Predicted 3D model of a 269-nucleotide part of an RNA (large-subunit ribosomal RNA, domain VI) from a Pseudomonadota bacterium. It matches the Rfam family "Bacterial large subunit ribosomal RNA". RNAcentral holds the full RNA, with entries from ENA. The organism belongs to Pseudomonadota, within Bacteria. Its mean pLDDT, the model's own confidence on a scale to 100, is 81.
Context: one part of a larger RNA
RNA sequence: CGAUAAAACCUGAGGGGAGUCGCCCACAGUACGAGAGGACCUGGGCGAGGGAAUCCCUGGUGUGCCGGUUGUUCCUAUCAAGGGCAGCGCCGGGUAGCUACAUUCCCAAGGGAUAACCGCUGAAAGCAUCUAAGCGGGAAGCCCACCCCAAGAUUAGGUAACCCUGUCGAAAGACGGGGGGGAUCCCUGGUAGACUACCAGGUUGAUAGGCUGGGGGUGUAAGUGCCGCAAGGCAUUUAGCUGACCAGUACUAAUGGUCCUAAAAUAGG
Numbered sequence: 001c002g003a004u005a006a007a008a009c010c011u012g013a014g015g016g017g018a019g020u021c022g023c024c025c026a027c028a029g030u031a032c033g034a035g036a037g038g039a040c041c042u043g044g045g046c047g048a049g050g051g052a053a054u055c056c057c058u059g060g061u062g063u064g065c066c067g068g069u070u071g072u073u074c075c076u077a078u079c080a081a082g083g084g085c086a087g088c089g090c091c092g093g094g095u096a097g098c099u100a101c102a103u104u105c106c107c108a109a110g111g112g113a114u115a116a117c118c119g120c121u122g123a124a125a126g127c128a129u130c131u132a133a134g135c136g137g138g139a140a141g142c143c144c145a146c147c148c149c150a151a152g153a154u155u156a157g158g159u160a161a162c163c164c165u166g167u168c169g170a171a172a173g174a175c176g177g178g179g180g181g182g183a184u185c186c187c188u189g190g191u192a193g194a195c196u197a198c199c200a201g202g203u204u205g206a207u208a209g210g211c212u213g214g215g216g217g218u219g220u221a222a223g224u225g226c227c228g229c230a231a232g233g234c235a236u237u238u239a240g241c242u243g244a245c246c247a248g249u250a251c252u253a254a255u256g257g258u259c260c261u262a263a264a265a266u267a268g269g
Base pairs, nucleotide, nucleotide: 001152008159009158010157014149015148016147017146020048021047022046023045024044025043026042032037049107050106051105052104053103054102058100059099060098061097065093066092067091068090069089070086071085072084074083075082076081110144111143112142117137118136119135120134162179163178164177165176166175167174168173186202187201188200189199190198207253208252209251210249211248212247213246214245216242217241218240223236224235225234226233227232
């Protein structure tokens, strides 16, 4: 830009993805074979490789979480308590998120038409012949089936409509009259993301922050008291602190405005 009022939900022409392999057990030491050896078919189980999703479990990471600890000529005047720096100073843990080594599922089963090939009936050609008419079987392959995209499929597809009201009607509904509706900029954000887009919201509001409560993490703060010569220990104290998690709550910010786009109808397309 087209197609289309807008917006919502679909169809599926067409396209893409996937398509894998091994071992074990039973049948059965059976069929077969002199023996050695040793099946088809069918059923069951385990795995490899590949793929997708997810974070409940296990583990990793987790540089604005908690704790321990060394040095320091620095800072909070000093003690104490803290802060800065030293690869996050080093070390022990670790929420959310992200992850695999984790978990779940899939690569299954089935249908159709076939290839080579195997057949039935069967003439031409009194026989024979799977073929000439006709009819079966038969592949990891083809079409479908499974998953994804999909109406620029320019052949541009389809479906149903919200409110008020008149007449008829018990209602369903039929025939009429009337009413516009949506998107974007901007802002708060994230289940989204390079930008854009997408999604959740913008006071008729829980969108983000704050606050409150909870969860989870760390592991018992500071101060004070007691004990010890002291390092330190014990009590107060399952304390104190706490990023992303779950809720509640308009306290703060989604303001004031302005601009842009689009506004159909013979009630029909």